The prediction has a mean pLDDT of 81. A computed fold for a 75-nucleotide RNA from a Bacteroidota bacterium, annotated as transfer RNA. Its Rfam family is "tRNA". It is annotated as a transfer RNA. Taxonomically the source falls in Bacteroidota (Bacteria, Pseudomonadati).
[in-house]
RNA sequence: GGCCCCAUCAUCUAAUGGUUAGGAUAGCGCCCUUUCACGGCGUCAAUACGAGUUCGAAUCUCGUUGGGGUCACCA
Numbered sequence: 001g002g003c004c005c006c007a008u009c010a011u012c013u014a015a016u017g018g019u020u021a022g023g024a025u026a027g028c029g030c031c032c033u034u035u036c037a038c039g040g041c042g043u044c045a046a047u048a049c050g051a052g053u054u055c056g057a058a059u060c061u062c063g064u065u066g067g068g069g070u071c072a073c074c075a
Stems, first nucleotide, its partner, number of pairs: 001071007010025004018055001027043005048064005
């Protein structure tokens, strides 16, 4: 350098092109408890970035960035 794959809450992980982007853990608040833990209820928080296609994009296409794999070059 070529080609291929990956990128979603703090973490892990869902979502036929039409969902208010869901769940679990963690965090926070309340309840429970003599206290802590456990448990219950609630809450917080994300589609890497920029374009394009489309009535509609996390999803499809192109590019950028980052990570990984593979091949080639390395006199």